[in-house]
Context: one part of a larger RNA
Order: sequence, then C1' cells, then structure tokens
RNA sequence: GGAUGAACGCUAGCGGCAGGCCUAAUACAUGCAAGUCGAACGAGCUUAAGUCUUUCGGGACUUAGGUUAGUGGCGCACGGGUGCGUAACGCGUAUGCAACCUACCUUCCACAGGGGGAUAGCCCACCGAAAGGUGGAUUAAUACCGCAUAACACCUUUUCCUGGCAUCAGGAGAUGGUCAAAGAUUUAUCGGUGGAAGAUGGGCAUGCGUGCCAUUAGUUAGUUGGUAGGGUAACGGCCUACCAAGACUUCGAUGGCUAGGGGUUCUGAGAGGAUGGUCCCCCACACCGGUACUGAGACACGGACCAGACUCCUACGGGAGGCAGCAGUAGGGAAUAUUGGGCAAUGGCCGAGAGGCUGACCCAGCCAUGCCGCGUGCAGGAAGAAGGCCUUCUGGGUUGUAAACUGCUUUUAUCUGGGAAGAAAACGCUCCUGCGGGGGUAACUGACGGUACCAGAUGAAUAAGCACCGGCUAACUCCGUGCCAGCAGCCGCGGUAAUACGGAGGGUGCAAGCGUUGUCC
Repeated sequence: GGAUGAACGCUAGCGGCAGGCCUAAUACAUGCAAGUCGAACGAGCUUAAGUCUUUCGGGACUUAGGUUAGUGGCGCACGGGUGCGUAACGCGUAUGCAACCUACCUUCCACAGGGGGAUAGCCCACCGAAAGGUGGAUUAAUACCGCAUAACACCUUUUCCUGGCAUCAGGAGAUGGUCAAAGAUUUAUCGGUGGAAGAUGGGCAUGCGUGCCAUUAGUUAGUUGGUAGGGUAACGGCCUACCAAGACUUCGAUGGCUAGGGGUUCUGAGAGGAUGGUCCCCCACACCGGUACUGAGACACGGACCAGACUCCUACGGGAGGCAGCAGUAGGGAAUAUUGGGCAAUGGCCGAGAGGCUGACCCAGCCAUGCCGCGUGCAGGAAGAAGGCCUUCUGGGUUGUAAACUGCUUUUAUCUGGGAAGAAAACGCUCCUGCGGGGGUAACUGACGGUACCAGAUGAAUAAGCACCGGCUAACUCCGUGCCAGCAGCCGCGGUAAUACGGAGGGUGCAAGCGUUGUCC
C1' cells in the first nucleotide's frame, strides 16, 4: 500500500447493488417450513334443488356440490440448514466396469382373460388420567392372493459352430421349468402389465495430486494372498471355513495434532504466500450412540425401533419431545437483522384439469458492514468590514472572496399531479396431425406498490465531519504546563522560551465518512 463476513471511538443527507452468529454442532417458548389426488375406494356429516311421505318435529330417494377422518397412489431420498466428524478414493483430475442398478420421462414391441378371501373406516363392547390399546360384527378398491396366457429374460438338460493341446471361453439352436396386469370418468382422455433402447441420476474400481510433527520407527491376525461357499444391483476378506505367510514402511508406514475438499477469493511484476464467508459442485451430519424396515432411490433433519443424557405432562400406573429449516428467545460474545408480505414471477410435489401446498423463491423491514453513484450550491463581490489569532503594536500580517451584499440554479428536500416494465402463458375455444404434439385466438392473473420513473410548485432553502501537522510524512505559531500532567508505530518528546504534552488560531489529508484495533499478502 492492498484486502476484510469485521469490531470499537467520533460523526452522519440520499440512492442502487451486495453482505449480515466467524463465539456455544449450547438449550429452546410460540407460529409456520410437505403435501396432494373424489377422474382409484367405501363411509360419516352437511348445503342447494327436485320427487315421495308425514303423527307437521321430520324422514326417505335422486341430482349437483362442500367437508371430515380412513383405505389406496405418487411425493416426502428433492428443495432448505450446518461444518461436528473425516488426512480418507473424502475431494480434485484422468481413466475404467467383459463386475452394476435406475421410479417418473421419451421411443419401439407385445399384452390386459377369468376368479377369490380379507381389512381399515363406520357400528358395538371394554381398558386407560392421557398417549393410546383390546375384542366382536360388517364393507370397498387402481389394496391383497391364486388360476390362465408367456415374447424377452432367468434356471435345467442338451446339440452344433468358432478359438484353444486341454480344462475352458464365446456364439447359435432345441427340450423342460419359473415370472404379468386395473381400472376410472365428463367417451376420448387419464391410467395398468411385461420386454428392449435412450435420457437422467447413482454405485463400484484404479493411477496421480491434495496439511503439520521424526523429541512418533517400526506397524498389521481378517492382517496379505489363494481355494470353496455365502452375501450384494454388482466386483471384492464384504463375510465364513480351510490353506499358505504374507502385506505396509525413511519416496515417512504407524501414532499424535490440526482440518470438510474444490471452483474460487486476497495479495504479489511473477514465482509464490494466504484463504475456502457469500454463490456453484462434491462430501459428512441431523440431541448422543446403534439398528434395520419401506422403497427405484435412505440406513432417512421435520419416519420407525433400542439404549443414553436432558426437558415437559401425569390421576405416579405411564406417556411426550428434538430449530445445524424461516422468524424468534435465553445464554455465550468485541460482534451479526423481522416472531414481516406474497405465491404475481422462477422452480418443486400432487392432480386430467381447475387448483392445492411450497419460510425454496420473489419481495419488503433493520444495520454506513462493504462497493458504486449523487448532494451539501454556482457566479460576481475589497470598506480587504467586524470578531478571532499573530505581531517588531497610532501600524502591519492572517483568517479572506471567506462573510455581508447582488444575481442565478433547484440535483436533493417538501408538497401536488400523472404513473410503469416485470405477464403471457397454462386453462378455455378453434384448426392441423395416425399419436405424441404443433399452430391460431378472446380473456383472467402483480406481493413488491401508487414503488421506480415523469411533470409542476416553493425556496439556498434540508445536509460536514474525522484524523493529523518533530523526522519517517503533506501540514507552524501563541498560551498553559514544567521529567509533572501527559504523548508514542519506530526514533524518541516533557526537568521554564516544548512546531512532539493540553488548549487556541492557522494549516495538511481524506470525506458521509474519518481514525484505531485485529487478521492476511
């Protein structure tokens, strides 16, 4: 000098863009953050209309809605948070899988025949303070289970061909065996089953790179390899049995300490050094430890079970909970924001759609935390006014064109008026197309927000500080003090003439900031 997720002191007019718990991965009150589908299903309640009935209270049925819990489907493995752990195939890079999986989506091929038994809910009974639970009866499905059909696939047996000396490897074929399905409605749409390919996402493997310490030198028994088997989507000591005795290491093993990695970011002429906050990719974690279930995908933040610590409820028998989601609270700290608005846009999930949900996201609020921009006026004006300060003192110098005064302007401010873009789609209607899909077309829809922006009116009106002035280092005098009080980054100032302390006048530098402190180059 540059930089900063900064903090502190003094000061402070406005706007745009960005950023905002670096500490206690401490504990959390409250609200919200993942639902959706009635075009899969059976019920309960309810609204409107109509019909029938009535003991005039009402009841039954049909149609069209609304709503509630339940069965079922899809989603909840995404999105959002944090950086505890991890020195590791975790990350980066390059390559491979002849050792693999992939729901939804796209393309192609084939299919959807015929049956069955339950169960939640509702109802009844019971237990419990509650959370919740037990039994009985009854009911539906795109829930569940057989049967039929069976291409590809897989398994069994077997034939042929190619390679090979052979065990065997690859390819083609045959026999036998195994495995599917679901319907719905507004009637042309949405779905269902099997297979192949694609796309996408993931899994696994290998080389190299990626901290510090040698005052850590030896480490290792599933350890290293083989055979066989098990397991997995798949290879593999991944696991098991048996066999062999290997494997790693001064090119740093093992141990210890520290740490998420990268793209980046800062600095520097570069080499390098430092860094990993915001944004993007990967990883790990979800009160602490462990375990699996479901599923295409989890060993699963707002799922389950077990154990532990903690908090809460309790009728003392027993239960409930997990903000490292968004706000917010306490605590810690030098220090870090609102218990805000909206789904209008972008995106996600569900749905045929309308639409629902979405603290993702888009916005607003707070903070000079940073960067950038604008303003605090412009021109004229010498009696060089008054006052202050200095002085060699009837004087002179300086503050200083500075002020007054005259003229002008109106960014900004205040008031008045106008006033956006971000939103054109989806849907609907209609045309084309074998389908998927494509074209045309009328409308609806804005949180921000009466915001940005524009115009007009008023009037210099609403707006300057901070640090420094001995040298380094731009900027000097007076007074006070008297090795005191104090200053100080280094050298050093102060003991009676202090440009170094304190004040004043003046000056210098930067400026809505200026200084100080911390950290990095």
This is a predicted structure of a 521-nucleotide part of an RNA (small-subunit ribosomal RNA, 5' domain) from an uncultured bacterium. Its mean pLDDT, the model's own confidence on a scale to 100, is 83. The RNAcentral record of the full RNA draws on ENA, Greengenes and SILVA.